[in-house]
Context: one part of a larger RNA
RNA sequence: CCCGCAGCGUGACGGAAAGACCCCGUGAACCUUUACUGUAGGCUGAUAUUGGGCUGAGGCUUGUCCUGUGUAGGAUAGGUGGGAGGCUGUGAAGCCGGGACGCCAGUUCCGGUGGAGCCGUCGGUGAAAUACCACCCUGGGCUAGCUUUAGUUCUAACGCUGAACCCGUCAACCGGGCAGCGGACAGUGUCAGCUGGGCAGUUUGACUGGGGCGGUCUCCUCCUAAAAAGUAACGGAGGAGUCCAAAGGUACCCUCAGCCCGGUCGGCAAUCGGGCGUUGAGCGCAAAGGCAGACAGGGUGCUUGACUGCGAGACCGAUAGGUCGAGCAGGUGCGAAAGCAGGGCUUAGUGAUCCGGUGGUCCCGGAUGGAAGGGCCAUCGCUCAACAGAUAAAAGGUACUCCGGGGAUAACAGGCUAAUCUCCCCCGAGCGUUCAUAGCGGCGGGGAGGUUUGGCACCUCGAUGUCGGCUCAUCGCAUCCUGGGGGUGAAGAAGCUCCCAAGGGUUCGGCUGUUCGCCGAUGAAAGCGGUACGUGAGCUGGGUUCAGACCGUCGUGAGACAGGUCGGUCCCUAUCUGCUGUGGG
Numbered sequence: 001c002c003c004g005c006a007g008c009g010u011g012a013c014g015g016a017a018a019g020a021c022c023c024c025g026u027g028a029a030c031c032u033u034u035a036c037u038g039u040a041g042g043c044u045g046a047u048a049u050u051g052g053g054c055u056g057a058g059g060c061u062u063g064u065c066c067u068g069u070g071u072a073g074g075a076u077a078g079g080u081g082g083g084a085g086g087c088u089g090u091g092a093a094g095c096c097g098g099g100a101c102g103c104c105a106g107u108u109c110c111g112g113u114g115g116a117g118c119c120g121u122c123g124g125u126g127a128a129a130u131a132c133c134a135c136c137c138u139g140g141g142c143u144a145g146c147u148u149u150a151g152u153u154c155u156a157a158c159g160c161u162g163a164a165c166c167c168g169u170c171a172a173c174c175g176g177g178c179a180g181c182g183g184a185c186a187g188u189g190u191c192a193g194c195u196g197g198g199c200a201g202u203u204u205g206a207c208u209g210g211g212g213c214g215g216u217c218u219c220c221u222c223c224u225a226a227a228a229a230g231u232a233a234c235g236g237a238g239g240a241g242u243c244c245a246a247a248g249g250u251a252c253c254c255u256c257a258g259c260c261c262g263g264u265c266g267g268c269a270a271u272c273g274g275g276c277g278u279u280g281a282g283c284g285c286a287a288a289g290g291c292a293g294a295c296a297g298g299g300u301g302c303u304u305g306a307c308u309g310c311g312a313g314a315c316c317g318a319u320a321g322g323u324c325g326a327g328c329a330g331g332u333g334c335g336a337a338a339g340c341a342g343g344g345c346u347u348a349g350u351g352a353u354c355c356g357g358u359g360g361u362c363c364c365g366g367a368u369g370g371a372a373g374g375g376c377c378a379u380c381g382c383u384c385a386a387c388a389g390a391u392a393a394a395a396g397g398u399a400c401u402c403c404g405g406g407g408a409u410a411a412c413a414g415g416c417u418a419a420u421c422u423c424c425c426c427c428g429a430g431c432g433u434u435c436a437u438a439g440c441g442g443c444g445g446g447g448a449g450g451u452u453u454g455g456c457a458c459c460u461c462g463a464u465g466u467c468g469g470c471u472c473a474u475c476g477c478a479u480c481c482u483g484g485g486g487g488u489g490a491a492g493a494a495g496c497u498c499c500c501a502a503g504g505g506u507u508c509g510g511c512u513g514u515u516c517g518c519c520g521a522u523g524a525a526a527g528c529g530g531u532a533c534g535u536g537a538g539c540u541g542g543g544u545u546c547a548g549a550c551c552g553u554c555g556u557g558a559g560a561c562a563g564g565u566c567g568g569u570c571c572c573u574a575u576c577u578g579c580u581g582u583g584g585g
Stems, first nucleotide, its partner, number of pairs: 001585008011576002014572002022406004027402002029398004035202005041195009051154011063142004068137001075130001078136005085119003094113008158182005165177004205217003214234001218240006241387001242284001243344002248303007256280001258276005282291002285349001287347003307330004313324004319388001332341003355381007363374002413460001414458001415456003419453001421449006430440002467542001468540003472534001473531005480505003483500006507521005548566004552561003
């Protein structure tokens, strides 16, 4: 060096299972509920099946009988019209008794008695004149019809029961008869309202230095933005979701803030006078750019151009859309005129389409004429704010879970980084009686390391098993012991501190799943780290991290909790590599 045999299990990110954790999908399934929309069911009502009577209450109508008081006036005058007569032995006035109404004056009705008159016209009062007749009004009584409603009753619908009853029928079911009970209720159909996770279908946004929680989502201004425009981030700062009938138009006029001086109360600062004052004031509101005898600030007069129909031509923009605009026609305001005026110093003050409302209109009008309806013009209704707006209409749980994917994205390990961490160095304020540096060392500065907590998300999600223990180790040295040395605030001894040094060594127990830590007992010492926080195809499985269950807390609930608690399947016969032992050539 080649070839074996027996072993071990370091690696082949070994085998097995298109990761169950995590995220994503306008995926799924179950579960919940005060998510949305439905629906079975329930309750209530109406109506049909469903009929008769009586009583009470209400409404309308017919007939009839009453009712009606301001003041004045015989006195209780409802309104209007007619009207010179009307009522009365079919019983007038008066008187007696009773009822109703009442403004306490009286009106009206019934019965008895009585036995011949009473009322009106006229007059008077008054806005209106009375008897009598007709039509009505206000409020009421009676009667009749219709109707609403409540109660009650009946029996014949309908329902229930029936012994050994009768018939079909020599039968036990069923049907009819008969008897009893209930009864227009119940039951059933239809329609409507309420209720309705019992059940069903669904929804439950995106961005995001993983996801969740938080925050944000449209528009305006500045910086980032690299001197055209534009330009990102969960970069740094602020605003808007309007306001104004003047804060618009036009003609004319004016000059601010601040400071100095002077001046009653007046003071730093009120109003007044003088001076300096190029802009620091003001311009409704954020910022920027702008604007001084102002096209933009302050005032006065007159006003409505905050017009209608257009619009050459441009700018921005992927589209949608946004912006500027001379000029023409009509009519208008201001100005002597030239002119200016189609809102506001400019840039925010916003919402597509559908659907619907309102006003107008020459348009269409399903045979024709109309109408309904539609079109066109104007205008209105969205925190559709997740603001280019999925629907008119929508929240959650899943550890019982599932599927498709992702190392496009988290948890382990590795990598990069080194804020944090460990160690070292520089400077030397001070401490150390004195003395910065025996030993310490403020405030600062420079490094090394890659054991902590992180940041990043680069291999791995068609799987790289995760804490601790056991076993077996191997390396580093910033050395715990043993060895050699320097300094000392080293007398000796014992220490402290620094330098060199990795050969060897570095214990046994109690508690806890613990690493760690505390404690006990030894010892020369009981070192710190790396090795996928070494080592599960070597073991364990106490912890963490599935399915069961309990408690606390949270949640309406399904359920949830780096909260606790009891329980809970750890597979692999070694091909290669590596290593151990051994044999042959």
Molecule: large-subunit ribosomal RNA, domain V
Organism: marine eukaryotic metagenome